[in-house]
Context: one part of a larger RNA
Molecule: large-subunit ribosomal RNA, domain VI
Organism: Verrucomicrobiales bacterium
RNA sequence: CGUAGGAAAAUUGAGGGGUUCAAACUCUAGUACGAGAGGACCGAGUUUGACGCACCACUGGUGUUCCAGUUGUUCCGUCAGGAGCAUCGCUGGGCAGCUAAGUGCGGACUGGAUAAGCGCUGAAAGCAUCUAAGCGUCAAGCCAUUCCCAAGAUAAAUUUUCCCUGAAGGAUCGUGGAAGACCACCACGUUGAUAGGCUGUGGGUGUAAGCAUGGUAACAUGUUCAGCUUAGCAGUACUAAUCAUCCGUUCGG
Numbered sequence: 001c002g003u004a005g006g007a008a009a010a011u012u013g014a015g016g017g018g019u020u021c022a023a024a025c026u027c028u029a030g031u032a033c034g035a036g037a038g039g040a041c042c043g044a045g046u047u048u049g050a051c052g053c054a055c056c057a058c059u060g061g062u063g064u065u066c067c068a069g070u071u072g073u074u075c076c077g078u079c080a081g082g083a084g085c086a087u088c089g090c091u092g093g094g095c096a097g098c099u100a101a102g103u104g105c106g107g108a109c110u111g112g113a114u115a116a117g118c119g120c121u122g123a124a125a126g127c128a129u130c131u132a133a134g135c136g137u138c139a140a141g142c143c144a145u146u147c148c149c150a151a152g153a154u155a156a157a158u159u160u161u162c163c164c165u166g167a168a169g170g171a172u173c174g175u176g177g178a179a180g181a182c183c184a185c186c187a188c189g190u191u192g193a194u195a196g197g198c199u200g201u202g203g204g205u206g207u208a209a210g211c212a213u214g215g216u217a218a219c220a221u222g223u224u225c226a227g228c229u230u231a232g233c234a235g236u237a238c239u240a241a242u243c244a245u246c247c248g249u250u251c252g253g
Stems, first nucleotide, its partner, number of pairs: 001152001005163007015149004021049007033038001051106005059100004066093005071086006110144003117137004164252001169247004173189005194240003197236005203229003210223005
C1' cells in the first nucleotide's frame, strides 16, 4: 500500500514446515523347540540413552550496576573515616535477568492406498496358474492422523460487536516494556500507576559509622541479626508523560 468506510475480537485452512530414533531389563517362560547344551516368535510392561521443544520452583553457573574482607600507593591538612589507580587490584559471597550440568514434556495410537512378497477364485490353454476380468493381505516408506506457521490464498475468505462527518479512526510526539539491531509489536499519556523518585516489603551481604566499656596495644564487647543494598513485589502523583499538529471525508465505486 492492497483486501472499495473505520475499529476491536474470534475463526476457516489453500499451502508450507517440524517430528519420525535406539537399547536394556521384567513377565509370558526356563514355556514352544531340543538327547542335551542351550533357548525363542507373538504379546504386555518398566526404565534408560541420544535428540528436540519449553522453562527457572529446585541444584548450580554468570551476575565489571549489590555487600563484606584485604595489599600497595596518591589524595581529602593529621587521627578516624573515605575516594582514585593497580585485570572488577585481589579475595569471599550474591538479587533480578540470561542460562545447563538443572526439571517438565515429546516421538504415540489408528486409518487409507501401495512396493517387493504371500494368497483366494480363475480362464486364455477341459490340466495347471496370485492375473488376463475380479477379490484379499502386507513396510521405519506414501497420504492422513499429531505439533507449528498460515487469507499478499491479489481467487486477498468467514463470523460477531461497535462507530459516523474536520467525523469515526489513525499517525506524529512523550513515559516505558518479560518486545526489540533499526523499524515493528505491546502498555500508558493527568478521567493517569507508563517509567523514575519516595515508602513498605522480599532477596543479598553479614553485626555499619559514631560513642561507651575493657585492654599498654593489636583488638574485643555493647548499642546491633545492625548498616548498606541492583534489575523483584506492592503502595503513593513528588518528577516526567504539557500544549498541540497532520492524515483521514460526507453511510462507504